[in-house]
Glycine riboswitch aptamer from a Bacillota bacterium, 101 nucleotides, folded computationally.
It was read from a public genome assembly, where an Rfam model found it.
Its mean pLDDT, the model's own confidence on a scale to 100, is 81.

C1' cells in the first nucleotide's frame, strides 16, 4: 500500500419441549420432556514410549500404554419446557487487528 481471521458492541432474524397440585405476580414441589447460552465425551489420524515376531542392528508388521485429535454428533451437569427474557447460528454496520500480497 493491499488489508484476513478472532474478540467486543449495535441492528435484523432466530428452533425445540407438558401436565397437575400449592399460591395467586411472580414463583415453589412432583413426575414427564427439550438441546441451539455454557459444560462434559470422541472416530479416523497422528506423535512418543515399551514389548513381542524376522533378524546381527535398522526398517516393518503386531500389541499395550501416553498425548493430541471434529461436529449443529452424544450426554443432560447447568439451562430450557405462555409471554418476556434469554438462545447456537446467519446477515448487515462500527470497532479492532496486522494474516496475506
Nucleotide at each position: 500500500a493491499u488489508g484476513a481471521a478472532a474478540a467486543u458492541g449495535g441492528c435484523g432474524a432466530g428452533a425445540g419441549a407438558u401436565a397437575c397440585c400449592u399460591u395467586g405476580u411472580a414463583a415453589g414441589g412432583u413426575a414427564g420432556c427439550c438441546g441451539a447460552a455454557g459444560a462434559a465425551g470422541c472416530a479416523a489420524u497422528g506423535u512418543g514410549a515399551a514389548g513381542a515376531g524376522c533378524a546381527g542392528c535398522c526398517c516393518c508388521u503386531c500389541u499395550u500404554c501416553a498425548c493430541a485429535g471434529a461436529c449443529a454428533c452424544u450426554u443432560u451437569c447447568a439451562g430450557g419446557c405462555a409471554a418476556a427474557a434469554g438462545g447456537a447460528u446467519c446477515g448487515c454496520c462500527a470497532c479492532g487487528g496486522g494474516a496475506u500480497g
The model forms 90% of the base pairs in the Rfam consensus. The source organism's lineage runs through Bacteria, Bacillati and Bacillota. Rfam family: Glycine riboswitch aptamer. Rfam describes the family as follows. This family represents the bacterial glycine riboswitch.